c-di-AMP riboswitch aptamer (ydaO/yuaA leader) from a soil metagenome, 129 nucleotides, folded computationally.
[in-house]
RNA sequence: CGCCGAGUCCGCGAGAGCGGAGCGGGGGAACCAAGGUGGCCUAGGCCACUGGGGCGAAUCUCCACAUGGAGACGCGCAAGCUCUUUCAGCGCGAGCCCGUCAGCUAACCCCGCAGGCGUUCGAAAGAGA
Numbered sequence: 001c002g003c004c005g006a007g008u009c010c011g012c013g014a015g016a017g018c019g020g021a022g023c024g025g026g027g028g029a030a031c032c033a034a035g036g037u038g039g040c041c042u043a044g045g046c047c048a049c050u051g052g053g054g055c056g057a058a059u060c061u062c063c064a065c066a067u068g069g070a071g072a073c074g075c076g077c078a079a080g081c082u083c084u085u086u087c088a089g090c091g092c093g094a095g096c097c098c099g100u101c102a103g104c105u106a107a108c109c110c111c112g113c114a115g116g117c118g119u120u121c122g123a124a125a126g127a128g129a
Base pairs, nucleotide, nucleotide: 001118002117003116004115008021009020010019011018012017022113023112024111025110026109027108032103035050036049037048038047039046040045041044051101052098053097054096055095059072060071061070062069063068073093074092075091076090077089081128082127083126084125085124086123087122
């Protein structure tokens, strides 16, 4: 200097911390909505089995079963500043949390502002400054 990410800035304080702005996330009415598999009977209902949810791009399907591969789809990528789109190339598709509980959700309430890295020498179009 730059990248992923919400994870930055300002003020007070010796410090620990406190406050604010901004960005991000969760909970939370009315109305609306309210799972999957199998069996039985056939307008539909009954029975059995299966917990559910959040952050994040990080999911699904197939082939293998040497634990990897492929496809679809999703995400990211300085050679003029910012944003959007397309093609090409390269890379990623993890991890963590709640604890039987939370759909949507106005008012309202609560929480976070970390951590990890080192990229490019491709092309085209549009908008703004």